[in-house]
RNA sequence: AGGGUUUGAUCCUGGCUCAGGAUGAACGCUGGCGGCGUGCCUAAUAUAUGCAAGUCGAGCGAGAAAUUAUUUUCAGAUCCCUUCGGGGUGAAGAAAAUAAUGGAAAGCGGCGGACGGGUGAGUAACGCGUGGGUAACCUACCUUUUACUGGGGGACAACAUCUUGAAAAGGAUGCUAAUACCGCAUAUACAAUAAGUAUCGCAUGAUACUAAUUGGAAAACUCCGGUGGUAAAAGAUGGACCCGCGUCUGAUUAGCUAGUUGGUGAGAUAACAGCUCACCAAGGCGACGAUCAGUAGCCGACCUGAGAGGGUGACCGGCCACAUUGGGACUGAGACACGGCCCAAACUCCUACGGGAGGCAGCAGUAGGGAAUAUUGCACAAUGGGGGAAACCCUGAUGCAGCGACGCCGCGUGAAGGAUGAAGGUUUUCGGAUCGUAAACUUCUAUCAGCAGUGAAGAUAAUGACAGUAGCUGACUAAGAAGCCCCGGCUAACUACGUGCCAGCAGCCGCGGUAAUACGUAGGGGGCAAGCGUUAUCCGGAAUUACUGGGCGUAAAGGGCACGCAGGCGGUUGUCUAAGUGAGAUGUGAAAGCCCCGAGCUUAACUUGGGAAUUGCAUUUCAGACUGGGCAACUAGAGUCCUCUAGGGAGGGGUAGAAUUCCACGUGUAGCGGUGAAAUGCGUAGAGAUGUGGAGGAAUACCGAAGGCGAAGGCAGCCCCUUGGAGAGAGACUGACGCUGAGGUGCGAAAGCGUGGGUAGCAAACAGGAUUAGAUACCCUGGUAGUCCACGCUGUAAACGAUGUCAAUUUGGGGGUUGGGUCUUGAACCUGGCGCCCGUAGCUAACGCGAUAAAUUGACCGCCUGGGGAGUACGGCCGCAAGGUUAAAACUCAAAUGAAUUGACGGGGGCCCGCACAAGCGGUGGAGCAUGUGGUUUAAUUCGAUGCAACGCGAAGAACCUUACCUACUCUUGACAUCCAUAGAAGGAAAUGGAGACAUUUCUGUGCCUUCGGGAACUAUGAGACAGGUGCUGCAUGGCUGUCGUCAGCUCGUGUUGUGAAAUGUUGGGUUAAGUCCCGCAACGAGCGCAACCCCUAUCCUUUGUUGCUAGCAGGUAAUGCUGAGAACUCAAAGGAGACUGCCAGUGAUAAACUGGAGGAAGGUGGGGAUGACGUCAAGUCAUCAUGGCCCUUACGAGUAGGGCUACACACGUGCUACAAUGGCGCAUACAGAGGGCAGCAAGCGUGCGAGCGUGAGCGAAUCUCAGAAAGUGCGUCCAAGUCCGGAUUGGAGUCUGCAACUCGACUCCAUGAAGUCGGAAUCGCUAGUAAUCGCGAAUCAGAAUGUCGCGGUGAAUACGUUCCCGGGCCUUGUACACACCGCCCGUCACACCAUGGGAGUGGGUUGUACCAGAAGUAGAUAGCUUAACCUUCGGGAGGGCGUUUACCACGGUAUGAUUCAUGACUGGGGUGAAGUCGUAACAAGGUAACCA
Repeated sequence: AGGGUUUGAUCCUGGCUCAGGAUGAACGCUGGCGGCGUGCCUAAUAUAUGCAAGUCGAGCGAGAAAUUAUUUUCAGAUCCCUUCGGGGUGAAGAAAAUAAUGGAAAGCGGCGGACGGGUGAGUAACGCGUGGGUAACCUACCUUUUACUGGGGGACAACAUCUUGAAAAGGAUGCUAAUACCGCAUAUACAAUAAGUAUCGCAUGAUACUAAUUGGAAAACUCCGGUGGUAAAAGAUGGACCCGCGUCUGAUUAGCUAGUUGGUGAGAUAACAGCUCACCAAGGCGACGAUCAGUAGCCGACCUGAGAGGGUGACCGGCCACAUUGGGACUGAGACACGGCCCAAACUCCUACGGGAGGCAGCAGUAGGGAAUAUUGCACAAUGGGGGAAACCCUGAUGCAGCGACGCCGCGUGAAGGAUGAAGGUUUUCGGAUCGUAAACUUCUAUCAGCAGUGAAGAUAAUGACAGUAGCUGACUAAGAAGCCCCGGCUAACUACGUGCCAGCAGCCGCGGUAAUACGUAGGGGGCAAGCGUUAUCCGGAAUUACUGGGCGUAAAGGGCACGCAGGCGGUUGUCUAAGUGAGAUGUGAAAGCCCCGAGCUUAACUUGGGAAUUGCAUUUCAGACUGGGCAACUAGAGUCCUCUAGGGAGGGGUAGAAUUCCACGUGUAGCGGUGAAAUGCGUAGAGAUGUGGAGGAAUACCGAAGGCGAAGGCAGCCCCUUGGAGAGAGACUGACGCUGAGGUGCGAAAGCGUGGGUAGCAAACAGGAUUAGAUACCCUGGUAGUCCACGCUGUAAACGAUGUCAAUUUGGGGGUUGGGUCUUGAACCUGGCGCCCGUAGCUAACGCGAUAAAUUGACCGCCUGGGGAGUACGGCCGCAAGGUUAAAACUCAAAUGAAUUGACGGGGGCCCGCACAAGCGGUGGAGCAUGUGGUUUAAUUCGAUGCAACGCGAAGAACCUUACCUACUCUUGACAUCCAUAGAAGGAAAUGGAGACAUUUCUGUGCCUUCGGGAACUAUGAGACAGGUGCUGCAUGGCUGUCGUCAGCUCGUGUUGUGAAAUGUUGGGUUAAGUCCCGCAACGAGCGCAACCCCUAUCCUUUGUUGCUAGCAGGUAAUGCUGAGAACUCAAAGGAGACUGCCAGUGAUAAACUGGAGGAAGGUGGGGAUGACGUCAAGUCAUCAUGGCCCUUACGAGUAGGGCUACACACGUGCUACAAUGGCGCAUACAGAGGGCAGCAAGCGUGCGAGCGUGAGCGAAUCUCAGAAAGUGCGUCCAAGUCCGGAUUGGAGUCUGCAACUCGACUCCAUGAAGUCGGAAUCGCUAGUAAUCGCGAAUCAGAAUGUCGCGGUGAAUACGUUCCCGGGCCUUGUACACACCGCCCGUCACACCAUGGGAGUGGGUUGUACCAGAAGUAGAUAGCUUAACCUUCGGGAGGGCGUUUACCACGGUAUGAUUCAUGACUGGGGUGAAGUCGUAACAAGGUAACCA
């Protein structure tokens, strides 16, 4: 940084798409380790269980367990004495009481539960951000300062007793403490009130001082150190309120608002304020977007981007809001309170049915939803928070751990050597190549993981959840650790197999229909890597919303035109100002993040120190150029006055002539009219034509034009009236008064609508006639609205210059029109206005524009953002209606479009050619037969060829063979090739079986070379490599061929032009058979074609002279070059000559050339042939041959016999023979050329009616032979008939070939004697030795031509000419075609699917208005009940509580609107779909030019 994709190609416009980065991600495949982060984006859905806010005994009363002490009672171990009865000693233990210690649970009281933690529902707002303000405020705990802490009183919990209830929870009576509660005292502080003085402030006002009145505090505990309490002032912290600016989308939301805006007074609040109330006024907001609707927490920041921007608002940090939903207050310094209260609603749970309880958007966890998001962990060790004097307690804040590749970062999966390039895989041209130094193998190492030992820091005295963690050390083994995506282009990376428009792929273009680098698999390769791909979303690329940084003539896009409010912009000079603007300073712009320089974890991620940055806002100082503002001036913009000029400018009135039609009358007679041709129509009832007169309506010929006027639409006979604008001239005046212009207003062709007139012509609709397959059209005959007028409406056009208005600047030329000036009076020059043409620079994608810009600039407005859906739907506005205007979306496509280029095409044009037509001659199409094809049939009728360019074609010749087809019988290394082994020479003969192939058997035969081993050839058998295939694909191919076309074309190099495709050359003027030649020309040359060179033929010459020839000489025969001889002639070859527009005349540009002529055998290419440019038709051929791939392998190969290719209702092509007298038949008779011949041609002779047969000379050929040429000529006959025409068909008899003529040959003879009397539509060949006609030969071939290829004989007619048909060439034009007109393409209908509009309605959501209702609560009222503290005159009062009630109000309800979503029988159009139907609208003059309203 760009790339792919519209086209045959090009340039542009323009969309779609890709490569990059990112993510709280998810999904697929895979997964070694560690660090740091991060993890319900959906249901603000419901939540089991546990925990998340307590603490203080140094505020208070009471005080359990437990312990100690003492006393009493019980009990009595041990020891001593004993008279054995007992006495003494009195331990452990038990119970009770008292005292002390102790301090669980609960209570009163204090502080904290307003922090911390969560979430983003609501909110478009002073909510947030930023900067300010409070002279309008509050602030517990904390800090500082000052002063004080005196003296009283009455209760209530706990507790006890009784009692209600299942429980939750209470009730009654009684007792009691306080730092709980309440008076009193004290007070120069403080507050309030109304005054005064001073200073200050923008203002309300503030501060200080003065004196007065009124009000108004406190709590104690103690270890005696302190700690606490009260009042006041200040600080700090935290909050509250107000203001400027900024903060999404929709105008298909344009008007909103009654506490609404303001005032006065009062209330309320910490405080200002309609915050609330009473009264008064009628304001306030809005196009600079109010109101309404939709969406949304805002920001620091994050992602992207070069930036400007765009997107986002997870984690971390600031603010806000919320805590099941809605309402409410209480307490408190702070809440209208997540783990507080009351009420209402929904839901869940408990219940003894009477009542109660609950709120995870705290941490875990569960269900649900979802593509999707973790553990019911450990610890208070650290950091913080609450309480406490403290110890300490609490803390799901937090610190850690667990889970997840979710992200970022780091590391590893080994390193070095190792070629025989192992095995194996893949591939192969079979040689090899590749995986690949890769492996094996050798040597080495140990990061990570694992094992063992040791072991920090985090902790200042103690205290470590993490954790025996990080780290360190040791031993140990290359061991435990690689995948994913891609490989047609974009985009790095290619082969094989499988599949066969199937299966599938695909981000875009697009792959797949038998050789797929695009599907699937494999090998190989590329990329990234513990990840890799996909999906989703955002930015980028996209200058594709363009501020930076786009456009509007034809691609999307200038409003139909003007006037003009708001708005935007605005001439010259001076001065003041300082709003914009510029510069400096100050404050702020939180931290974190980004960036720079450092530091710490081994590095990095991460963390951390400093800096920079934070482009902003505010305050302040300065400047005074420019913009703005004030003032004063100016005249160049704009305007006014005066004198003139041109004009289809507008409105109204009048008037004129020509023409059409109609009416009347005259003349006059049979047609008129109309068309491509007709008909409908009119006309003998007198048309049309013609003459005269009249009526009426509409439009104004010529002039007339590239002309004039107008803002546009538009405006045309002439005259008059009224009126707008423009221009010129010379002065004077005003003094920026200007330009543009959203809304708005007016004008606005045609058609159309309303009312009333009018109506000659024309003419939608309609009718008839034609045309046509149809013809609701084009053509014709009629004809109504309408066209005209008046008054209203409509408001659109391809309303176009497809070009908004205004101003300025920039080389020229030529016409037109309208003014002025000068002189030398002109086709003159100068100077204004308008309207055209051509062109420089410049611009443009090109075309083109070019002073009337689409050039260069400025001001303002309008409009565009892919094609279709659609200028459509819905909604609004306008309209009588028709409809107009404003104006989407779903869905769908990868294009749609513009300009130009090359072709092709045109029922476009021009020029030219061809047996193309015309002019002729002869055919085909009708008949019979031959032959080929289609079709049908068949066991098979083998296959191919299919418009011209298949069809007497492959096939120059199917009875077997051929033969590929069918049936049957056989073979399996094979009929054929190479290699190996064994045996045998090879070969020959015979027999049997069989349709034959073949099988069995017998006999015969020993060759050649040899180094004596054997070898070569051949045969048989055997095994396998392989053979074989007329099997498929001519759309995988080579080669060969046809065709356009023997048409004159097709190209290249260099140069030049064009952004380019391309053009030029090759076009033009002539000319030619020809791109043949000449001339001209930004072209100059060249190549393949044309022509020539080659062959045959026409004339002559030279040479040679047998087998050919025979003039002269000689000989001979019945006759013959038969013989001698000759070399003249014919002829045969070989070589030459000749023809070149060379010569003459004319025409032409003096050229090329053409026309005519001379000479010549031949004259303008003499005639004929060979020769076929670049290419086209995927033309034909895999069955000539060759060949890739595929397929068959006891068969799709091979052999054999028989059959078939020869079938036959039919259709077509090509031929033959005819239909007859230019003929048939009979007799006689003349003249060729070119070929063939040994498995051959065969003379002659014999024989047969004949085909032929027998015999057989000669000849491998200028010698012999096939071989009689026929038409022709002469004579005769037939006499117009189905014939003496014609010969098919059939019967009989034969001949020949051949193993074999049945299917299925040819020929002969006898007999038979069909159709056919010249051929419909249509169609073919031929221009001279041609057509026509006549015969002859050859190839193939045993035999079998009417075919094919050759040969000669006889031998015409016609061509005016290029209008038309067909084909072709060149130039030009149009094109929506490029598979190229056999193209493209439109609409209805039918079918399927999709989204959408309407729709009787139906069901939800939100919301407005009016009314009802009124829980809890607060405020007010109230004496029904009640009441410790204070007062009291002891009666009571003040105050409070309960109750009642009023106001406000949530839920709820009723009625009626608005809006939105879903759904709906039916219905409308739209889109998409491989082959459906009907037509042919458009693209060419698209066959009626197209298109707009």